A computed fold for a 121-nucleotide RNA, annotated as FMN riboswitch aptamer (RFN element). Its mean pLDDT, the model's own confidence on a scale to 100, is 79. Rfam family: FMN riboswitch aptamer (RFN element). The family has 146 seed sequences and 6,230 matches in Rfam 15.1.
RNA sequence: GUAGUGCUUCAGGGCGACGAGAAUUACGUCGACUGGCGGUAAAGCCCGCGAGUGGGACACCCCACAUGAACUGGUGAGAUUCCAGUGCCAACGGUACAGUCCGGAUAUGCAGAAGCUAUUA
Numbered sequence: 001g002u003a004g005u006g007c008u009u010c011a012g013g014g015c016g017a018c019g020a021g022a023a024u025u026a027c028g029u030c031g032a033c034u035g036g037c038g039g040u041a042a043a044g045c046c047c048g049c050g051a052g053u054g055g056g057a058c059a060c061c062c063c064a065c066a067u068g069a070a071c072u073g074g075u076g077a078g079a080u081u082c083c084a085g086u087g088c089c090a091a092c093g094g095u096a097c098a099g100u101c102c103g104g105a106u107a108u109g110c111a112g113a114a115g116c117u118a119u120u121a
Stems, first nucleotide, its partner, number of pairs: 006116005015031005032100002034090002036049004044088002052065005070086005092103003
């Protein structure tokens, strides 16, 4: 100096008004807000991953399925990541149809991040 193995800690944000209605933070209108993890010129919408579901009796783990959205211009060696402009998207269950409410979940979960320590070389 090194983490394949062990352990610890951490690891998700956000809505109002009016209308209609028996009833809506869900519908309609207007206006607003939020953005997990890794990669890469700094990214919700480029690539990959996570959150969901089913099966292997359960956990670990494995397999399968599901899984949204961007363009234009500028600078630059390099940017669909920066700057400017205009757009767009948002799991599952519940309930009057939900990115923003409630719930699984103060998760024993999580992509991963940081650290500790031992062995071996």